Predicted 3D model of a 95-nucleotide RNA (TPP riboswitch aptamer (THI element)) from a Bacteroidota bacterium. Of the family's consensus pairs, 91% are formed in the model. It was read from a public genome assembly, where an Rfam model found it. Rfam family: TPP riboswitch aptamer (THI element). Rfam describes the family as follows. Vitamin B(1) in its active form thiamin pyrophosphate (TPP) is an essential coenzyme that is synthesised by coupling of pyrimidine and thiazole moieties in bacteria.
RNA sequence: CCUCAUCAUUCGGGGUGCCUCUAAUCGAGCGCUGAGAUUAUACCCGCCAACUUGAUCAGGAUAAUGCCUGCGCAAGGAAAUGUCACCGCCCCUUU
Numbered sequence: 001c002c003u004c005a006u007c008a009u010u011c012g013g014g015g016u017g018c019c020u021c022u023a024a025u026c027g028a029g030c031g032c033u034g035a036g037a038u039u040a041u042a043c044c045c046g047c048c049a050a051c052u053u054g055a056u057c058a059g060g061a062u063a064a065u066g067c068c069u070g071c072g073c074a075a076g077g078a079a080a081u082g083u084c085a086c087c088g089c090c091c092c093u094u095u
Stems, first nucleotide, its partner, number of pairs: 001088001007082004011046004017032002019029003051076003057070004
């Protein structure tokens, strides 16, 4: 010098369900799963991709659920800059 790890900055993308109480959509819950279920100036993700669609899907489990598995190498799905390890290349010094 190069450089698809890494890290940083900026920009951008994404989800927010189930159950209980209640007349109720508001509100409350140290109830469930989860990184996150509205403490959000949070959390996750930007191609080894979060998430969406198919899907009011199929099988299993559960108090119940978009809980688990399958579908699924499916179809879509948001990037630039800087830094920089390894590798490679060049130069200098020493042997």